[in-house]
RNA sequence: GGAGGCGUAGUGCAGAGGCCUAACACGCUGCCCUGUCAAGGCAGAGAUCGCGGGUUCGACUCCCGUCGCCUCCGCCA
Numbered sequence: 001g002g003a004g005g006c007g008u009a010g011u012g013c014a015g016a017g018g019c020c021u022a023a024c025a026c027g028c029u030g031c032c033c034u035g036u037c038a039a040g041g042c043a044g045a046g047a048u049c050g051c052g053g054g055u056u057c058g059a060c061u062c063c064c065g066u067c068g069c070c071u072c073c074g075c076c077a
Base pairs, nucleotide, nucleotide: 001073002072003071004070005069006068007067010026011025012024018057028044029043030042031041032040050066051065052064053063054062
């Protein structure tokens, strides 16, 4: 340099055009339970969906650019 994949709460991930006011698990907070802790029960907080633009009535989802990470190929040394 070329090709491909990934980027979504603190962490791991799902959702793949409209039902997203974005699900689930762990973690976090409060309450209940308990002699205490853990476990369990109830409730809650936490997401610019990497960034910018485009298409569309409508974009987390499709397209383009860009940034970061990973893999493969090539080049130089």

Overview
This is a predicted structure of a 77-nucleotide RNA (transfer RNA) from a Bacillota bacterium. Lineage of the source: Bacteria > Bacillati > Bacillota. The sequence was found in a public genome assembly. Its mean pLDDT, the model's own confidence on a scale to 100, is 82. Rfam family: tRNA. By type it is a transfer RNA.